The part of an RNA shown here (small-subunit ribosomal RNA, 3' major domain) has 472 nucleotides and comes from an uncultured bacterium.
[in-house]
Context: one part of a larger RNA
RNA sequence: UGACGGGGGCCCGCACAAGCGGUGGAGCAUGUGGUUUAAUUCGACGCAACGCGAAGAACCUUACCUAGGCUUGACAUGGCCGUGAAUGUCCGGGGAAACCCAGGCAGCUCUUCGGAGCGCGGUCACAGGUGCUGCAUGGCUGUCGUCAGCUCGUGUCGUGAGAUGUUGGGUUAAGUCCCGCAACGAGCGCAACCCUCGUCGCUAGUUACCAGCGCGUCAUGGCGGGGACUCUAGCGAGACUGCCGGUGCCAAACCGGAGGAAGGUGGGGACGACGUCAAGUCAUCAUGGUCCUUACGUCUAGGGCUACACACGUGCUACAAUGGCCAGGCUAAAGGGUCGCGAACGCGCAAGCGGGAGCCAAUCCCCAAAACUGGCCUCAGUUCGGAUUGUCGUCUGCAACUCGACGGCAUGAAGCUGGAAUCGCUAGUAAUCGUGGAUCAGCUACGCCACGGUGAAUACGUUCCCGGGCCU
Numbered sequence: 001u002g003a004c005g006g007g008g009g010c011c012c013g014c015a016c017a018a019g020c021g022g023u024g025g026a027g028c029a030u031g032u033g034g035u036u037u038a039a040u041u042c043g044a045c046g047c048a049a050c051g052c053g054a055a056g057a058a059c060c061u062u063a064c065c066u067a068g069g070c071u072u073g074a075c076a077u078g079g080c081c082g083u084g085a086a087u088g089u090c091c092g093g094g095g096a097a098a099c100c101c102a103g104g105c106a107g108c109u110c111u112u113c114g115g116a117g118c119g120c121g122g123u124c125a126c127a128g129g130u131g132c133u134g135c136a137u138g139g140c141u142g143u144c145g146u147c148a149g150c151u152c153g154u155g156u157c158g159u160g161a162g163a164u165g166u167u168g169g170g171u172u173a174a175g176u177c178c179c180g181c182a183a184c185g186a187g188c189g190c191a192a193c194c195c196u197c198g199u200c201g202c203u204a205g206u207u208a209c210c211a212g213c214g215c216g217u218c219a220u221g222g223c224g225g226g227g228a229c230u231c232u233a234g235c236g237a238g239a240c241u242g243c244c245g246g247u248g249c250c251a252a253a254c255c256g257g258a259g260g261a262a263g264g265u266g267g268g269g270a271c272g273a274c275g276u277c278a279a280g281u282c283a284u285c286a287u288g289g290u291c292c293u294u295a296c297g298u299c300u301a302g303g304g305c306u307a308c309a310c311a312c313g314u315g316c317u318a319c320a321a322u323g324g325c326c327a328g329g330c331u332a333a334a335g336g337g338u339c340g341c342g343a344a345c346g347c348g349c350a351a352g353c354g355g356g357a358g359c360c361a362a363u364c365c366c367c368a369a370a371a372c373u374g375g376c377c378u379c380a381g382u383u384c385g386g387a388u389u390g391u392c393g394u395c396u397g398c399a400a401c402u403c404g405a406c407g408g409c410a411u412g413a414a415g416c417u418g419g420a421a422u423c424g425c426u427a428g429u430a431a432u433c434g435u436g437g438a439u440c441a442g443c444u445a446c447g448c449c450a451c452g453g454u455g456a457a458u459a460c461g462u463u464c465c466c467g468g469g470c471c472u
Stems, first nucleotide, its partner, number of pairs: 007472007015462002019425005026317008034308002042053002064303007073126001077125007087106002090103001092101003108117003128292002131290003137286002139281003142277001144275001149188006155164003168179003194269004199237007209226002213224003240263001243257005319418001323377006335366003340359002345354003384415001389410007431454007
């Protein structure tokens, strides 16, 4: 000077408390450990690994295993030598395939006629490695933590390490601001500037809108038209403790009020200081060193990554009546669509099939929103629950045996609210309800990211648990 303390003081945070809903028990999904295996590729391990890398493992992916091939190589550049550019198609033979052997047919461009380019074969330099080291590294990322801190110049003090400033009195979400002060200033952070939501005005009016006028219909902005409204998307206005009262050192600020769509950071996002953890990543990529070089490279088929006595994490569905089933109704928001979205209509109990209108989309389509309302059920392992299994199908795809999703019929398991323990959340939040998207042929998505509908309870307080800040 820091760090630490079951030392002290002050102060924050869903940290506790107050509340609401879960997890821990069941079944299933998924990740991990373990075990197994020819292989079950690799990485990630308290918070900050475990629905994580993976926003898509049947083949491919794929890095693993088995078997079979290749050796200047699947890929790059250059030198030398040779040579029918390439490529397509047919027949025969070997083969699991890649490919190889022999033959037939068609068969390159430029040219100064030397040759050159593209290609093939041989050879030499070299390629190649998801092999190792994240404790050799860059880059990127997590974390403390959106916590309020971290420093510098000059001056001053101290022999010096260093201190001061940055401490103190107030105040704030904040090293935010005010006052004081041997300090005076400054920088990185905080805040603001950026995006979005909330109000209004102006401009614009199609594919969106429809108040008034007209036409038409069983009905619908369907049509003429309109530029009001909604909306779209560009520009602007608006909020600054600006105004009033009180408290306060007359300060900063705090409390209350007015006006206002919004009030004291208006809500949300993006944004993450100096640094910490030799944190994570050599398997995104890059890269030092090191190792392999007829193999640790490369190609192919099949298998594996999907195993299963078990243990843990994260989720989904439930155990029911605030419910289940049947019928009916309100198109909410945000997205996506040409190798695509696919309407009407027809067929099928259904998955789906046929069909192809329209749409490169404020026009057409995905599109049905669901919670809601009415009726039945009447507390039962049930009209709860849906695992598991049998069978018949649909779709994608070269191919669903290992190992896909979905539909029909049948089967109907555990489960009657979950021990110790533990998690999330302070408002349009929790809870609950559905919708879309990325990846993607399809999908093991119950994951992730986003969107809207309905819409609570509680916070006395800071003694205690956890983490953090300042002073001592």